[in-house]
A computed fold for a 480-nucleotide part of an RNA from an uncultured Eubacteriales bacterium, annotated as small-subunit ribosomal RNA, 3' major domain. Its Rfam family is "Bacterial small subunit ribosomal RNA". Its family is annotated with ribosome and structural constituent of ribosome in the Gene Ontology. It was read from a public genome assembly.

Context: one part of a larger RNA
RNA sequence: UGACGGGGACCCGCACAAGCAGCGGAGCAUGUUGUUUAAUUCGAAGAUACGCGAAGAACCUUACCAAGACUUGACAUGCUAGGGCAUAGUAUAGAGAUAUAUGAAAGGAUAGAAAUAUUCACCUAGCACAGAUGGUGCAUGGUUGUCGUCAGCUCGUGUCGUGAGAUGUUGGGUUAAGUCCCGCAACGAGCGCAACCCUUGCUUUUAGUUACUACUAUUCAGUUAGAGGACUCUAGAAGGACUGCCGUAGGUAAUACGGAGGAAGGUGGGGAUGACGUCAAAUCAUCAUGCCUCUUACGUCUUGGGCUACAAGCGUGCUACAAUGGCUAUAACAAAGAGAAGCGAAAUGGUAACAUGGAGCAAACCUGGAAAAGAUAGUCUCAGUUCAGACUGUGGAUUGAAACUCAUCCACACGAAGAUGAAGUUGCUAGUAAUCCCGAAUCAGAAUGUCGGGGUGAAUGCGUUCCCGGGUCUUGUACA
Numbered sequence: 001u002g003a004c005g006g007g008g009a010c011c012c013g014c015a016c017a018a019g020c021a022g023c024g025g026a027g028c029a030u031g032u033u034g035u036u037u038a039a040u041u042c043g044a045a046g047a048u049a050c051g052c053g054a055a056g057a058a059c060c061u062u063a064c065c066a067a068g069a070c071u072u073g074a075c076a077u078g079c080u081a082g083g084g085c086a087u088a089g090u091a092u093a094g095a096g097a098u099a100u101a102u103g104a105a106a107g108g109a110u111a112g113a114a115a116u117a118u119u120c121a122c123c124u125a126g127c128a129c130a131g132a133u134g135g136u137g138c139a140u141g142g143u144u145g146u147c148g149u150c151a152g153c154u155c156g157u158g159u160c161g162u163g164a165g166a167u168g169u170u171g172g173g174u175u176a177a178g179u180c181c182c183g184c185a186a187c188g189a190g191c192g193c194a195a196c197c198c199u200u201g202c203u204u205u206u207a208g209u210u211a212c213u214a215c216u217a218u219u220c221a222g223u224u225a226g227a228g229g230a231c232u233c234u235a236g237a238a239g240g241a242c243u244g245c246c247g248u249a250g251g252u253a254a255u256a257c258g259g260a261g262g263a264a265g266g267u268g269g270g271g272a273u274g275a276c277g278u279c280a281a282a283u284c285a286u287c288a289u290g291c292c293u294c295u296u297a298c299g300u301c302u303u304g305g306g307c308u309a310c311a312a313g314c315g316u317g318c319u320a321c322a323a324u325g326g327c328u329a330u331a332a333c334a335a336a337g338a339g340a341a342g343c344g345a346a347a348u349g350g351u352a353a354c355a356u357g358g359a360g361c362a363a364a365c366c367u368g369g370a371a372a373a374g375a376u377a378g379u380c381u382c383a384g385u386u387c388a389g390a391c392u393g394u395g396g397a398u399u400g401a402a403a404c405u406c407a408u409c410c411a412c413a414c415g416a417a418g419a420u421g422a423a424g425u426u427g428c429u430a431g432u433a434a435u436c437c438c439g440a441a442u443c444a445g446a447a448u449g450u451c452g453g454g455g456u457g458a459a460u461g462c463g464u465u466c467c468c469g470g471g472u473c474u475u476g477u478a479c480a
Stems, first nucleotide, its partner, number of pairs: 001480002003477003007474007015464002019428005026319008034310002042053002064305007073129001077128007089102005107120005131294002134292003140288002142283003145279001147277001152191006158167003171182003197271004202239007212228002215226003242265001245259005321421001325380006338367002342361002347356003387418001392413007434456007
C1' cells in the first nucleotide's frame, strides 16, 4: 500500500421488511446429470452452466456410429507431360456414392487471307501441396459473461517522506453520481458520471395519398362520387423543463422541502451507452492464429442409423386442480410486425384439419385478419364434476423424394395424475406485478422457447434492527 475480520461509523440496492403472483407436490414440454448404447457428436459447470451455443436434428444440417468407396483428393494456387474435349442424356448393376457401355449439340482468345499453329475453359497422369468441427482458450487475436450503470480508476507538476509511498481523491455539507459547494500544500488534467443519440408524452408549423371527413349527394357501411386541408393520422422541421419563478430551511453556498404556472417538475418514462481492472472466467466448434499431431487417413464421398435411448436426480417452463369458473349463443374495442419460389380474398365442398379456386397486392391501397380477456343472455350447482386434460385406439389432412425409428394438425372414442403443494426458494415499486390475446425471426414442415406489440390492470412500501451484495472513512492483523 492492499486484502481480510462472526471490528467500528456512515450510505445505497426488490437486500430485508410490507404486499401481490409464483416455484418446490401432479401431468406434460424442454435443457442437463447419470445410466445405457455400435453411436447416443462437441462445448457450457456456484453466483456468471442447465428453453445455454441451437433464430428451429426425419434426409440435409452433422461434427457421432456401422457398412460401402476415394487418395493431388469435396475445395485453392502453381509446375511438367498428354488429350482438346470432358460432359448432359440413355441403358445395365448397386442401398447409394459409383462402375461399365453408349454418347447429342457444341466453345472462348491470339496470329493468319485461309489451311493451320499456340493457348484457355475442361479431362487424364505426375509433382509441389490441399484438407482436419484433431490437441492446447494455461501460447494468442477478436468477441463475450460477471462484479456493475457500481462511482470509481489514474496522470503531470509541486510539496512531504531515507524509502515503499503519501498528498491531490481526505475533512464539513450535498447529490442518483469523485454531482456540486465550502475548506485545505496543493494546482491542474484524463478515463468514467452527466449531457450530446433513439423512443415516448404536449404544442406549433410544412405536406395531404393509399390515410382523414366539419360539407353535399349516396350507401348496410368514408361504401362510392364530389369537395376540403379543418380534425384524426402519417413524417419532416421547430418550440417546450432550466430548480427558470415564489416561500421556508441553509453560511448571501451547493442543495432540500412546499407552492404556482404547465401536457410534463426536479435525471419526466424507457432504451442504447459498461471506466481502470477482477475471475490463468468462457470460446482454437463462428472466425483468425503460434506450436504439436494425422496425411491410402484424425482427410473426402455415400447409404442407413444416432444426436429423440430411460431405473433415477436437478433446472427452466406450459397446463391444471375450477363457480372471480366451465360450456353455448349474440354483438364490441388494438398495436406492432410480415408478404413474390410470397401473402393469398370472395365463392364452393368438408363436422374439422384442409381442399378446389384464384380476385387483389412488391402493399397507410391488397392479403393473412378472427384480436382475446371484457359485455349481454342462457346453462351447469360444488361433484374427481359439463373441472382437468395425460395416455391409448380408429379414421383422416398437410409439408416433403421420403413421416417406421422420429413431424405437425383435425374428428370421434378413451378419460390418468391432480382437490392449491413440506423444508425451502424466485420475481416484481406503476401503466409495474398479475392476467389476456396478436405478430415476427429461424423455417419445406415442425414452439409451451426467444424477441417484440398492444388490451385489462392491482396491492404494499412503517422503516434500515437483521440476511445478501456494494461504496466511503477508520481500526486490528502471526496474510501478500